RNA sequence: CAGGUCGGCCGGGCGAUCGCGGGGCGGCCCCACACGGGGAAGCCGCGAGGAAAGUCCGGGCUCCACAGGGCAGGGUGGUGGGCAACGCCCACUCGGGGCAACCCGCAGGCCAGUGCCACAGAGAAGAGACCGCCGGCGCGCUGUGCCCUCGUGCACGGGGCGCCGGUAAGGGUGAAACGGCGGUGUAAGAGACCACCAGCUCCCCGGGCGACCGGGGAGGCUAGGUAAACCCCACCCGGAGCAAGGCCAGACAGGGCGUGUUCGAGGGCUGCCCGCCCGAGCGCCCGGGUAGGCCGCUUGAGGCCGCCGGCAACGGCGGUCCUAGAUGGAUGAUCGCCUCCCGCGCAGGGGUAACCCGGCACGGAGACAGAACCCGGCUCACAGGCCGGCCUGUCCU
Numbered sequence: 001c002a003g004g005u006c007g008g009c010c011g012g013g014c015g016a017u018c019g020c021g022g023g024g025c026g027g028c029c030c031c032a033c034a035c036g037g038g039g040a041a042g043c044c045g046c047g048a049g050g051a052a053a054g055u056c057c058g059g060g061c062u063c064c065a066c067a068g069g070g071c072a073g074g075g076u077g078g079u080g081g082g083c084a085a086c087g088c089c090c091a092c093u094c095g096g097g098g099c100a101a102c103c104c105g106c107a108g109g110c111c112a113g114u115g116c117c118a119c120a121g122a123g124a125a126g127a128g129a130c131c132g133c134c135g136g137c138g139c140g141c142u143g144u145g146c147c148c149u150c151g152u153g154c155a156c157g158g159g160g161c162g163c164c165g166g167u168a169a170g171g172g173u174g175a176a177a178c179g180g181c182g183g184u185g186u187a188a189g190a191g192a193c194c195a196c197c198a199g200c201u202c203c204c205c206g207g208g209c210g211a212c213c214g215g216g217g218a219g220g221c222u223a224g225g226u227a228a229a230c231c232c233c234a235c236c237c238g239g240a241g242c243a244a245g246g247c248c249a250g251a252c253a254g255g256g257c258g259u260g261u262u263c264g265a266g267g268g269c270u271g272c273c274c275g276c277c278c279g280a281g282c283g284c285c286c287g288g289g290u291a292g293g294c295c296g297c298u299u300g301a302g303g304c305c306g307c308c309g310g311c312a313a314c315g316g317c318g319g320u321c322c323u324a325g326a327u328g329g330a331u332g333a334u335c336g337c338c339u340c341c342c343g344c345g346c347a348g349g350g351g352u353a354a355c356c357c358g359g360c361a362c363g364g365a366g367a368c369a370g371a372a373c374c375c376g377g378c379u380c381a382c383a384g385g386c387c388g389g390c391c392u393g394u395c396c397u
Base pairs, nucleotide, nucleotide: 001393002392003391004390005389006388007387008386009385010384012338013337014336015335016334017333018332020047021046023044024043025042028039029038030037031036049368053379054378056377057376058375059374060373061241062240063239064238068274069273070272071271073237074236075235076234077233078092079091080090081089082088093107094105095104096103097102108232109231113230114229115226116225117224130171131170132167133166134165135164136163137162138161139160141158142157143156144155145154146153179197180196182194183193184192198222200219201218202217203216204215205214206213207212245295246294247293248292254286255285256284257283258282259281266278267277268276269275302321303320304319305318306317307316308315309314341364342363343362345360346359348357349356350355
């Protein structure tokens, strides 16, 4: 310098004017004997994000009488650690990819059982004879030889067709064909047998907290894939959600039918059952009324800085800062200057030239998206820009 890979950060800045939503002050106004309360102008200060998003996980908080047991259902899935918790994060292991830095993994169990495996193919799981190979029988064809006998004879062979059987070595199909390779063996073959290798199960030794890794031995000769199929194993999970929930003020009008009061309606333990508890109302229809205010509400597992512990995630200690709370829902608009990117034009400099550097003016572009109880994550979207670590290649010293 080029290519790559990983991580962190910003996501326009300043000023002016006019607005909007909260908060504070408010010498003026209103209510009130007073304490005090309300309000107009004005002044001061604050006012979206890295994702506020999707609402996919996990918690805090609130309510449902926080007896209990079982079933169903849901979730997670290598190991160790972190965290309030998690499906998140860190480190490691294993598997896969890459020359490497590094990246990816929904990473328990298909010898517990069941199911499924398209198309092609003979056969798709304790399988399968389509071609091929081999044997037997039958029927033709044919070659050579033999004869005291010359034929519908005999002997030895070759090839074809058909039937029966053997064979999983070879071919062929497929994503996948029931270990691989070499030999023994055989009519041909086959873990039928043997050596080596791969894989499975079990045992032993060493290392590691552990997943696991390294080494050795034995067994039986071989076991296909799929659990993001049912299922099995281990662990975890009560339900509903700020329209939670509470307080204040205000309005209204009752009527009919059914059912029930220890022969028990209805309700709670929030999916169901058992069991337990409370228990006099409950259900349907007609008619009537309200739909206002306040709290919850933003200071929190909080941000930043330093030191210490830890490989890290993170934790401990100290200091410092306060930063939106709307409820038809504010956070906007215009202008000026500057910055960044692009296009075109022009003055200047360098170079033989192609071209390069740099300045000015004009025009254009500036994304994704917007709080609604609050946090921790994940995922997805995003114009443009900045910084750093590492790897590979080339050149120079």

Predicted 3D model of a 397-nucleotide RNA (Bacterial RNase P class A) from Sinomonas puerhi. Its Rfam family is "Bacterial RNase P class A". The family's RNA type in Rfam is ribozyme. Model confidence (mean pLDDT): 75 of 100. The gene name in the source record is rnpB.